A computed fold for a 72-nucleotide RNA from Streptomyces afghaniensis 772, annotated as transfer RNA. Model confidence (mean pLDDT): 81 of 100. It matches the Rfam family "tRNA". It is annotated as a transfer RNA. The source organism's lineage runs through Bacteria, Bacillati, Actinomycetota, Kitasatosporales and Streptomyces afghaniensis.
RNA sequence: GCGGACGUAGCUCAGUUGAGAGCGCAACCUUGCCAAGGUUGAGGUCGCGAAGUUCGAACCUCGUCGUCCGCU
Numbered sequence: 001g002c003g004g005a006c007g008u009a010g011c012u013c014a015g016u017u018g019a020g021a022g023c024g025c026a027a028c029c030u031u032g033c034c035a036a037g038g039u040u041g042a043g044g045u046c047g048c049g050a051a052g053u054u055c056g057a058a059c060c061u062c063g064u065c066g067u068c069c070g071c072u
């Protein structure tokens, strides 16, 4: 220098153009207490772009950053 994969909640991950799960966290219920269980809730500019397409982009296109792998 060239090519490819990955980047989404605190963690591990799903996601088919219109953002979710499990674990964790908070409150409450249950219990004499703990543990376990249950209910509810908070938590996201989907790596970044005051780039494009679309009514609408995590997703499609382009640029860019980082990590990893391969080639030279």
Base pairs, nucleotide, nucleotide: 001071002070003069004068005067006066007065010023011022012021013020018055025041026040027039028038029037047064048063049062051061052060